A computed fold for a 475-nucleotide part of an RNA from an uncultured soil bacterium, annotated as small-subunit ribosomal RNA, 5' domain.
It matches the Rfam family "Bacterial small subunit ribosomal RNA".
The coordinates come from a structure-prediction model, not an experiment, and the mean pLDDT is 90.
[in-house]
Context: one part of a larger RNA
RNA sequence: GAGCGAACGCUGGCGGAAUGCUUAACACAUGCAAGUCGCACGGGGGCUUCGGCCUUAGUGGCGGACGGGUGAGUAACGCGUAGGAACGUGUCCUGGGAUGGGGGAUAACGCUGGGAAACUGGCGCUAAUACCGCAUAUCUCCUGAGGGAGAAAGCCGCGAGGCGUCUUGGGAGCGGCCUGCGUCCGAUUAGCUUGUUGGUUAGGUAAUGGCUGACCAAGGCGAUGAUCGGUAGCUGGUCUGAGAGGAUGAUCAGCCACACUGGGACUGAGACACGGCCCAGACUCCUACGGGAGGCAGCAGUGGGGAAUAUUGGACAAUGGGCGCAAGCCUGAUCCAGCAAUUCCGCGUGGGUGAAGAAGGUCUUCGGAUUGUAAAGCCCUUUCGGCGGGGACGAUGAUGACGGUACCCGCAGAAGAAGCCCCGGCUAACUUCGUGCCAGCAGCCGCGGUAAUACGAAGGGGGCUAGCGUUGCUC
Repeated sequence: GAGCGAACGCUGGCGGAAUGCUUAACACAUGCAAGUCGCACGGGGGCUUCGGCCUUAGUGGCGGACGGGUGAGUAACGCGUAGGAACGUGUCCUGGGAUGGGGGAUAACGCUGGGAAACUGGCGCUAAUACCGCAUAUCUCCUGAGGGAGAAAGCCGCGAGGCGUCUUGGGAGCGGCCUGCGUCCGAUUAGCUUGUUGGUUAGGUAAUGGCUGACCAAGGCGAUGAUCGGUAGCUGGUCUGAGAGGAUGAUCAGCCACACUGGGACUGAGACACGGCCCAGACUCCUACGGGAGGCAGCAGUGGGGAAUAUUGGACAAUGGGCGCAAGCCUGAUCCAGCAAUUCCGCGUGGGUGAAGAAGGUCUUCGGAUUGUAAAGCCCUUUCGGCGGGGACGAUGAUGACGGUACCCGCAGAAGAAGCCCCGGCUAACUUCGUGCCAGCAGCCGCGGUAAUACGAAGGGGGCUAGCGUUGCUC
């Protein structure tokens, strides 16, 4: 000098664009944050012009693996980059083929129990795009190549037809796995390793593989730093710097990891699943003491910690997502608004004229000098702000939270709008008074013990300006 997610002190007019728990991955009251489909299904309720319509607890489907948060853990194929082969893939696109015929249940519901509750039992009835056989197999899979195995569901429409369902190719996008190279500090950590290293065989997986088991061999890694310890999410980037480099990894974007702590699997195309399940633990809450409920590192908000970080706001109008044929519903994603000079940018706090160089202040050699064209006065202007009126783009047809906002027009009136730090040298800016090694200043050198340009005040001056200083950190 530049920079910051900053904080503190003094001060503070407006607008735009950004940013805002860096600390306790501490604990959380309350509300909301993931639903949707009646064109899969039976039932209940309401209405009915008796055609049907509306609504919905339950069964069923799709979605809850996305989106959103956090950075605890992780020095690792985690990330970055360049490659690889032994894989998977719901929805979507594209191609081939099929959609025949049966069956038995079960929620809801009815009856009846248990329980304080959470919830749960018995008997009986019923539907399906729920479940299970049979048939068929262009096709796919297995094979000892003879053969064997494998499907499906209907709904809407007067109809044409539409939406589906099954099987099997290809594709797109996405994901799993492997490898080369790169990726902090410590040797006051020098040896580490027994599924360890390799093989055979088997299991397991979507798939390779000690991933797992049995057996066999005795290997594997290491001063080119193994192992151990400490620290840390990684990157695109960001800051600085002429660059090389150094520091850093907030916001935005990609990847990873985590979801009270530890473990586990289920379902599913996909999870070992933030607002799913089970077990254990700590904590909190309810209880009729038998037993239950919960998980804000989602958005707000509360307590706590801290130098320190915002509203328990509006809307689905736009963009995007889920479901749905659709109408539409949901969406604290998102878009907006609120708060904060936290940062950057822009604007304003007036312009011209005005010498009796007014008054006052300060200094004075008492002559005057300075504040100073500064003020007053006179002549103008009206940005921003205020008041009144009009009023968008964002929305190719409808639909606007923002918002009576931006913007435009008009009106009044200089009116409502300046501070902070410094003035010994470095370093730009000097006098008077007070104080008297006191009180105090200070980044370094150093000032202060009776004339202090260095302390405190005043006048004057210098610098920056809605900011100015200080502190902390980085280059």